[in-house]
Predicted 3D model of a 132-nucleotide RNA (SAM riboswitch aptamer (S box leader)) from a soil metagenome.
RNA sequence: CUCAUCCAGAGGGGCUUAGAGACCGGCUCGUUGAGGCCCCGGCAACCAACUCGCGUAUGACCUCCAACCAUGUAAGCGCGCGGGAGAAGGUGCCAAAUCCGGCUCGUGGCAGAUCGCCGCGGGGAAGAUGAG
Numbered sequence: 001c002u003c004a005u006c007c008a009g010a011g012g013g014g015c016u017u018a019g020a021g022a023c024c025g026g027c028u029c030g031u032u033g034a035g036g037c038c039c040c041g042g043c044a045a046c047c048a049a050c051u052c053g054c055g056u057a058u059g060a061c062c063u064c065c066a067a068c069c070a071u072g073u074a075a076g077c078g079c080g081c082g083g084g085a086g087a088a089g090g091u092g093c094c095a096a097a098u099c100c101g102g103c104u105c106g107u108g109g110c111a112g113a114u115c116g117c118c119g120c121g122g123g124g125a126a127g128a129u130g131a132g
């Protein structure tokens, strides 16, 4: 940088300690110990491995041909897409929807000489995780 996912799910112990939830605002968690580190346990199924289906380049073979071109082809290998099962491997995760919002578009209500407040929906930004 690219792609996919992010309203589901899953906590105990030990050590440490005052902040933590990425940023900003809100809100929440926190000395009845949050957060961090370690151990054990668990969740999930991204990758790998397994399996099924579909498609397909090259090669090979068949037919044709002087040759090239062209036609056709079961199975296997490789690759791509999709489904399934499992949880032994590589990650990840185990407060709150990525805790909510931030930018934009549409829309409902209230207020009103205004661009304000309270909602709903779509997209985006940022971030996280995996794979490349």
Base pairs, nucleotide, nucleotide: 001132002131003130004129005128006127011040012039013038014037015036016035019029020028021027023102024101025100026099041094042093043092046090047089050084051083052082053081054080055079056078060073061072063070098126103123104122105121106120107119108118109117110116